[in-house]
RNA sequence: AGAGUUUGAUUCUGGCUCAGAACGAACGCUGGCGGCGUGCCUAACACAUGCAAGUCGAGCGAGAAAACCCGCAAGGGUGAGUACAGCGGCGAACGGGUGAGUAACGCGUAGGUAACCUUCCUAUAAGACUGGGAUAACCUGUCGAAAGACGGGCUAAUACCGGAUAUGACCACGAACCGUUUACGGUUUGAGGUAAAAGAUGGCCUCUAUUUAUAAGCUAUCACUUAUUGAUGGGCCUGCGUACCAUUAGCUAGUUGGUAGGGUAAUGGCCUACCAAGGCGACGAUGGUUAGCUGAUCUGAGAGGAUGAUCAGCCACACUGGAACUGAAACACGGUCCAGACUCCUACGGGAGGCAGCAGUGGGGAAUCUUGCGCAAUGGGCGAAAGCCUGACGCAGCAACGCCGCGUGGGGGAUGAAGGCCUUCGGGUUGUAAACCCCUGUCGAAGGGGAAGAAAUGUUUUAGGGUGAACAAUCCUAGAAUUUGACGGUACUCUUAAAGGAAGCACCGGCUAACCUCGUGCCAGCAGCCGCGGUAAUACGAGGGGUGCAAGCGUUGUUCGGAAUUACUGGGCGUAAAGCGCGUGUAGGUGGUUAAAUGUGUCGAAUGUGAAAGCCCUGGGCUUAACCCAGGAAGUGCGUUCGAAACUGUUUAACUCGAGUACGGGAGAGGUGGGCGGAAUUCCCAGUGUAGAGGUGAAAUUCGUAGAUAUUGGGAGGAACACCGGUGGCGAAAGCGGCUCACUAGACCGUAACUGACACUGAGACGCGAAAGCGUGGGGAUCAAACAGGAUUAGAUACCCUGGUAGUCCACGCCGUAAACGAUGGGUACUAGUUGUUGUGAGCUUAACACUCGCAGUGACGUCGCUAACGCAUUAAGUACCCCGCCUGGGGAGUACGGCCGCAAGGUUGAAACUCAAAGGAAUUGACGGGGGCCCGCACAAGCGGUGGAGCAUGUGGUUUAAUUCGACGCAACGCGAAAAACCUUACCUAGACUUGACAUCUGGAGAAUUCCUUAGAAAUUAGGAAGUGCUCGCAAGAGAGCUCCAAGACAGGUGCUGCAUGGCUGUCGUCAGCUCGUGUCGUGAGAUGUUGGGUUAAGUCCCGCAACGAGCGCAACCCCUAUCUUUAGUUGCCAUCAUUAAGUUGGGCACUCUAGAGAGACUGCCCGGGUUAACCGGGAGGAAGGUGGGGAUGACGUCAAGUCCUCAUGGCCUUUAUGUCUAGGGCUACACACGUGCUACAAUGGAUGGUACAACGGGCUGCAAUAUCGUGAGAUGGAGCAAAUCCUUAAAACCAUUCUAAGUUCGGAUUGGAGUCUGCAACUCGACUCCAUGAAGCUGGAAUCGCUAGUAAUCGCGGAUCAGCACGCCGCGGUGAAUACGUUCCCGGGCCUUGUACACACCGCCCGUCACACCACGAAAGUGGGUUAUACCAGAAGCCGGUACACUAACCCGCAAGGGAGGUAGCCGUUCAAGGUAUGGCUCAUGAUUGGGGUGAAGUCGUAACAAGGUAGCCGUAUCGGAAGGUGCGGCUG
Repeated sequence: AGAGUUUGAUUCUGGCUCAGAACGAACGCUGGCGGCGUGCCUAACACAUGCAAGUCGAGCGAGAAAACCCGCAAGGGUGAGUACAGCGGCGAACGGGUGAGUAACGCGUAGGUAACCUUCCUAUAAGACUGGGAUAACCUGUCGAAAGACGGGCUAAUACCGGAUAUGACCACGAACCGUUUACGGUUUGAGGUAAAAGAUGGCCUCUAUUUAUAAGCUAUCACUUAUUGAUGGGCCUGCGUACCAUUAGCUAGUUGGUAGGGUAAUGGCCUACCAAGGCGACGAUGGUUAGCUGAUCUGAGAGGAUGAUCAGCCACACUGGAACUGAAACACGGUCCAGACUCCUACGGGAGGCAGCAGUGGGGAAUCUUGCGCAAUGGGCGAAAGCCUGACGCAGCAACGCCGCGUGGGGGAUGAAGGCCUUCGGGUUGUAAACCCCUGUCGAAGGGGAAGAAAUGUUUUAGGGUGAACAAUCCUAGAAUUUGACGGUACUCUUAAAGGAAGCACCGGCUAACCUCGUGCCAGCAGCCGCGGUAAUACGAGGGGUGCAAGCGUUGUUCGGAAUUACUGGGCGUAAAGCGCGUGUAGGUGGUUAAAUGUGUCGAAUGUGAAAGCCCUGGGCUUAACCCAGGAAGUGCGUUCGAAACUGUUUAACUCGAGUACGGGAGAGGUGGGCGGAAUUCCCAGUGUAGAGGUGAAAUUCGUAGAUAUUGGGAGGAACACCGGUGGCGAAAGCGGCUCACUAGACCGUAACUGACACUGAGACGCGAAAGCGUGGGGAUCAAACAGGAUUAGAUACCCUGGUAGUCCACGCCGUAAACGAUGGGUACUAGUUGUUGUGAGCUUAACACUCGCAGUGACGUCGCUAACGCAUUAAGUACCCCGCCUGGGGAGUACGGCCGCAAGGUUGAAACUCAAAGGAAUUGACGGGGGCCCGCACAAGCGGUGGAGCAUGUGGUUUAAUUCGACGCAACGCGAAAAACCUUACCUAGACUUGACAUCUGGAGAAUUCCUUAGAAAUUAGGAAGUGCUCGCAAGAGAGCUCCAAGACAGGUGCUGCAUGGCUGUCGUCAGCUCGUGUCGUGAGAUGUUGGGUUAAGUCCCGCAACGAGCGCAACCCCUAUCUUUAGUUGCCAUCAUUAAGUUGGGCACUCUAGAGAGACUGCCCGGGUUAACCGGGAGGAAGGUGGGGAUGACGUCAAGUCCUCAUGGCCUUUAUGUCUAGGGCUACACACGUGCUACAAUGGAUGGUACAACGGGCUGCAAUAUCGUGAGAUGGAGCAAAUCCUUAAAACCAUUCUAAGUUCGGAUUGGAGUCUGCAACUCGACUCCAUGAAGCUGGAAUCGCUAGUAAUCGCGGAUCAGCACGCCGCGGUGAAUACGUUCCCGGGCCUUGUACACACCGCCCGUCACACCACGAAAGUGGGUUAUACCAGAAGCCGGUACACUAACCCGCAAGGGAGGUAGCCGUUCAAGGUAUGGCUCAUGAUUGGGGUGAAGUCGUAACAAGGUAGCCGUAUCGGAAGGUGCGGCUG
């Protein structure tokens, strides 16, 4: 620091995802040790049991027992003034827990308190005098199950009370001084009033009294009272900061303030009475939701974001709600009272309880520990102290929960062992890894030693000092001795033995480090994103190997980061999401020039604070580290003081350039109202006039003989204003168009008189706002949603046509939206130009026109710059500033709910659940278009002949079958593979057989090979027999080659599967003219350029031009045949001349034809014209041939997963007594039917009969076969000739002649019967041909469709391959031999350029909506249930407060007493008030028959709306209609 993912590719926008760090974690697998930390995040759910707050006998009274001792016993002593309990004091308000509540002065920070308190502690001052009456404990009685309660009697105090005293305090009234401010403080002082106290212990005898010693007394310590002071801790107040929702906008009656009073430690509506009517709020009141706050923690470069466990500070709470008491402090976790819920006890009458203390239990939950030890340390309470208490705390236990450290060994060791895995079978890898050898000893084990943490206090004692009358006593200081350890025999250390006891987890397609094999076969499964899996999976599962981390490793969850993806740092808004439809203007924000003042902001310095811990730095302590300790820095903040004065603010004084006013001028569809005008449509009346009109792609509905349309005249009525008219004008926008009048707004130009910053923007607010629509009333000519009819169509709720109502028009009132668009908010300033136009001015000119220069508009092009690109470019989308609005992935959705507005339609504001990994912008290359341009092709047209109808042949589909083997399926399958299915072929079926096999290689053994005969059988096969011995080497034995047989296994075999694993070959677009590359240039890039353009060509053929210059594969040419000539040669060919014959038969000849070698020839070379002086085109000459002469071979880059595993080759899979091999028979030849390709015909351009001519290509020895003979014939017999320019070897149509005479025929030949021929082992299934007989359909073929442009079509025959035989097919050959092409509008195919695109599997594309089914979340809904809150009323516990108190009453007063008084109290009454109740609302959650739309789903149904002119251009708003997409009307936009 980035990466993956939208596309065929690119770039941008934009979301999703990943890599990092962290955690109080959990889960899975695994697990050796230690140190330091951490450990209910959920149910503030309920709790058994134990413990967590007591202590003081030196405050007080009372006061056991057990046990032991003495004693015979009674009893006594010790225990012991101990324990338990009580009165009293102090503590219990600390410490510990939790985070429910709380959005608050709760917390943080900085201040204030002149508005306050503070037990214990410190210091200072003064004091502590004198009296009194009770009460618990205890004893006793009663009630009760208990808890406990009540009565009688006794008693003490540092308990309680009266009086005295009063330094000082407080209260009210004065005086003086100082200071401060929200009220008023402090000091001094005058004279009044009020309120105190308690003793305990130790010691002593100086003084007094008894006098042994004690008391008074003195003294020490502690305690007590009053006051002041300090310290500590708190109370209260204030500035600032402190979550989300505006779909919470208004809230408030003690409310806001005042006066008086009450209350409090203290201010205050804190409370009460009265008075006033205020107070808060867009700088967010009120309401709702959520939440303890902070130091800090995590992350981040930072700014920020998230969090608030442990530790520390503050707050709040203690079963829930309320209340007070005590006290210095509480409205009190382990106190009280009341109410409620729950649990427990009960004798049913009544009682008890509160773990959010430490352990622990249940429950909840993914999940969080021991009912441990100790007060040794630190700290706390009480105490004079010893000491006691302390689940605070110190320790230990459990848990890999986290961080840190250590170990599981080290060195050597190659035959690179074995085994595993892979393999191209060679090897590679695991791997120095192991074994083996030599070492070491951490941790663990065993056995020894063994700390620090301990300082104190107390006791004893020594010395010094204070107080003191004192040598008592006591206190202080210093020293000595002694006393105290839970952890724990722990840390640490030594010794012994021994490599011995100690490694896993995740991952390996890309991101992302790491690869092979097997299994599986869209299954099982994986997955963070993209995506893997449908038979060769580096993505699933396993194995081997590897990579990463390591006592852990992964997964899940959460936070920050990456994310500049909320943008302060640091983003945007023309088209990607995003500028309000437009204006006026409030608050707010921002604001021209000069000077002065001030010091708000700002800047500097100092100072206080910013707790400690933490982070950072330095140093130190544990062996290191984590951890801990000390010091420093930092803490960007706030307060105070001092200073600066540029900028900002404020104040004052001025200025004129911003802004405005005034004056002069002209321009304009600016607005409102009135009047007027002509053209046109329609209607009415009348005339002329006659059969049609109208409408359309074509029609029809419609109108018209009752007179239309047309035409003339007259009239009515409504609406709109041609030409001018213009990227012209005006207006803020919407919008505005005949003429004229009235009223009225704004802008512009000029002048520079006036004001003197008066400005810009503008949340709310207010106003305007096309069309459609709504209300009321008019009006109604045209047009025209809806509707009706006619067409079109598969349908046509549409497009087209004929009608036609709302509406369109006016007035008034609503609505408030549009693609309300420049898809571009407003203002100001600056930044090259060129050119047009509107208004106005200046210069020039005598003037007009023109020209030049301004200002204000409005267009086109363009530099810089900007932009993802397209593009924008002084009218910015450039450079800056100010203000407003808006955006943050797509869908759900501008929807739901709520609010506001509206008569309604609806508008405005405006979510979520759920779902996807994209959605999107611009540009690129293709492909496509019922887009455009140019061009070509038997593509159409013009012609000729066919197919489609018949019969037959052949192939295919289908059907049938035991099998009808398989493949090929639009063109580009179908007389195709197959250039030959009777057996064979043959792959199929049935039956019979074989298993190293029919075929190949290897090993061993035997035998030459081989030939013949016989048995069984359909054959394969089987069982026997006979004959027979070769070649090479070697002296021989023998060996070898080849062949056959036997045996065993390696293996053979497969026309079995996969052409979608492949090679090769082939088809097709297409013999179409295209397809590319290098370098350069342009572009961010994909790409472009070149290859486009102007011409031209059959051609990317050539020329010219050009940021291109060159090149390659294609085109053409080179090759073959053919057309002419020359030359060479002259047999088997030829014959002009000579001779000869039946005959080129022979002699002769090689001139000609021909044959086959070599050459020539044609190149736009020549001429004319056109064309750019070009390429080239048109014409002509010559020539056998003329513009590629004709034909062939030749097939670019690629497309179709085209065809072929059944030609061959081949990966993988399958099979192995069978899917292999052999044999016989059958099948591939079936037959209601459909299609393709052909043959023969339908006849007279013909049939039949007879006669007469003229070819070429070819084939031939298992062959072609002549003459001859036989047969009606197929053919047979026979065999001359020929391995072939020699023989086989005759063409047919044509031509000549005769006949037939228009008919199912003398056409046509199918079918069938009979008889034959040939081939072959064999013609039954199932061959070809012949003869005789038979004589079907068919009389020129519907829709549709095919071939062909010249030696072509058509027509005629001939040859060949295959082949024993079989040709209407195929491949060739020649004979005869036409017609037509105006032309490129249309159909089909193709090429180039351009355009649009939502397509890229590329139009056989993409894609919309209803309906049907399944699932999911949400809305509505008669309601139902819960929570919370408000209001009104009822009721009202306990308690405080107030009143009363006839009942009760120790302390004080009066009184001798009785009694009375004062005062107090129970009780009662009242105020207040929690729970509760009734009623009515608000908000919210859950649920609900039914219902609504939405989303997602495999190949469902209906249509075809959109993307191309998408076949009616699309879209926006609105209205209406329709199964649905949608259609139509009106207005608008160009996307």

The RNA shown here (small-subunit ribosomal RNA) has 1535 nucleotides and comes from a wastewater metagenome. Model confidence (mean pLDDT): 84 of 100. It matches the Rfam family "Bacterial small subunit ribosomal RNA". The sequence is in RNAcentral, with records from SILVA.